[in-house]
Context: one part of a larger RNA
RNA sequence: CGCUCGUGAAGGAACUCUGCAAGCUAGCCCCGUAACUUCGGGAGAAGGGGCACCCCCACAGGUUUAGAGCUAGAGGGGGCCACAGUGCAUUGGCUCUUGCGACUGUUUACUAAAAACACAGGGCUCUGCUAACACGCAAGUGGAAGUAUAGAGUCUGACGCGUGCCCGGUGCUGGCAAGUCAAGGAAGGGGGUUAGCCGUAAGGCGAAGCUCGCGACCGAAGCUCCAGUAAACGGCGGCCGUAACUAUGACGGUCCUAAGGUAGCGAAGUUCCUUGUCGGGUAAGUUCCGACCUGCAUGAAUCGCGUAACGACAGGAGCACUGUCUCCACGAGCGACUCG
Numbered sequence: 001c002g003c004u005c006g007u008g009a010a011g012g013a014a015c016u017c018u019g020c021a022a023g024c025u026a027g028c029c030c031c032g033u034a035a036c037u038u039c040g041g042g043a044g045a046a047g048g049g050g051c052a053c054c055c056c057c058a059c060a061g062g063u064u065u066a067g068a069g070c071u072a073g074a075g076g077g078g079g080c081c082a083c084a085g086u087g088c089a090u091u092g093g094c095u096c097u098u099g100c101g102a103c104u105g106u107u108u109a110c111u112a113a114a115a116a117c118a119c120a121g122g123g124c125u126c127u128g129c130u131a132a133c134a135c136g137c138a139a140g141u142g143g144a145a146g147u148a149u150a151g152a153g154u155c156u157g158a159c160g161c162g163u164g165c166c167c168g169g170u171g172c173u174g175g176c177a178a179g180u181c182a183a184g185g186a187a188g189g190g191g192g193u194u195a196g197c198c199g200u201a202a203g204g205c206g207a208a209g210c211u212c213g214c215g216a217c218c219g220a221a222g223c224u225c226c227a228g229u230a231a232a233c234g235g236c237g238g239c240c241g242u243a244a245c246u247a248u249g250a251c252g253g254u255c256c257u258a259a260g261g262u263a264g265c266g267a268a269g270u271u272c273c274u275u276g277u278c279g280g281g282u283a284a285g286u287u288c289c290g291a292c293c294u295g296c297a298u299g300a301a302u303c304g305c306g307u308a309a310c311g312a313c314a315g316g317a318g319c320a321c322u323g324u325c326u327c328c329a330c331g332a333g334c335g336a337c338u339c340g
Base pairs, nucleotide, nucleotide: 001335002334003333004332005331006330007329008328010326011325014324019321027051028050029049030048031047036041038158053079054078055077056076057075059073061071062070063069081085093319094318095317096316097315098314099313100311101310105117106116121156122155123154124153125152126151127150133142134141135140159306160305161304162303164236165235166234169233170232171229172228173227174226175225178224179223180222184218185217188214190212191211192210193209196205197204198203237255238254239253240252241251264298265295276292277291278290279289280288
């Protein structure tokens, strides 16, 4: 000096990103327990008191018809020794407030346990059974020895109160007059070849067949098109003026849009400016709580807002307690160090 422990005057979080760590608390019995609440809870809330051992009252209780036996030792009175009677060990610190997630669960085996996943509950869509869907080239199998109160996919995520407007785009569903449109079919026409014919020759014409490429017209779905559909993917405006102080603007004008954000909530886990402003808490508060609304860039199942209970979750505050600190000291064991 290090590690692991122990003790500590006065103070008591002044430490620090943070009470991290340590400490406080702790068992059983009795008393006593608030807001809030889904009436279950919250609760071991909080906060108090008692406890060993000995004697007595004298034996209550359970078992049994009763007694005995067995079991269980509660209650009352008195006494006694210690600093100390859950004497060791085991053995909750508590409260207030906010965010998130309802909850118990699950997870990154080896840096993340969470507000992530799951979850009961809610919705939408598909599926009539050889179901949809999934695996497989197939046979076949799962679904299911099930049958729409079933099964599959997807979103949301207890509960309470709610879930507004937009179908122009994309998707899905339905429709089918018209446009477009493949393979295939095909009227017709063209080219190549040549039996033949013409020509003195060069060469020209040229049937059938074979062949090459065109091709009117016929031709499904799809797409275009017409509708529906947002708990489908998604989206949800700007400028100017206006009230008898000022300020503000219920009101008006105008442009654009598919429609211009409703109820809620709001400097938020979302707020750039920002340590916004006001209030609270502190002697002092970029955090926190309550409000305001100027929402850079909230908002309704990519759910909105609440919410008792729950949480090794995250933020803020207090009580208790402490070597976290002021500020370090001493002790123990094991290392280090010296000798071997």
Molecule: large-subunit ribosomal RNA, domain IV
Organism: Gemmatales bacterium